This is a predicted structure of a 72-nucleotide RNA (transfer RNA) from Thermoascus aurantiacus ATCC 26904. Rfam family: tRNA.
RNA sequence: GGCCGCGUAGCCCAAUGGUAGGGCGUUGGUUUUCGGCACCAAAGGUUGCGUGUUCGAGUCACGUCGUGGUCG
Numbered sequence: 001g002g003c004c005g006c007g008u009a010g011c012c013c014a015a016u017g018g019u020a021g022g023g024c025g026u027u028g029g030u031u032u033u034c035g036g037c038a039c040c041a042a043a044g045g046u047u048g049c050g051u052g053u054u055c056g057a058g059u060c061a062c063g064u065c066g067u068g069g070u071c072g
């Protein structure tokens, strides 16, 4: 350099073009002498960045950045 894949919450992962969800973690509450466990609740996201297509994009197209694989 060519080709293929991946990028979504602090971490790990979902999501047929139609309200972005789950687990862990965090915070608060109940319980406990305290802590842990358990239960209840809450916060936490410009879906890597930019542009385009569309009534509507995490999803489709193009560019770009990062990362992994492969070929030379």
Base pairs, nucleotide, nucleotide: 001071002070003069004068005067006066007065010024011023012022013021018055026042027041028040029039030038048064049063050062051061052060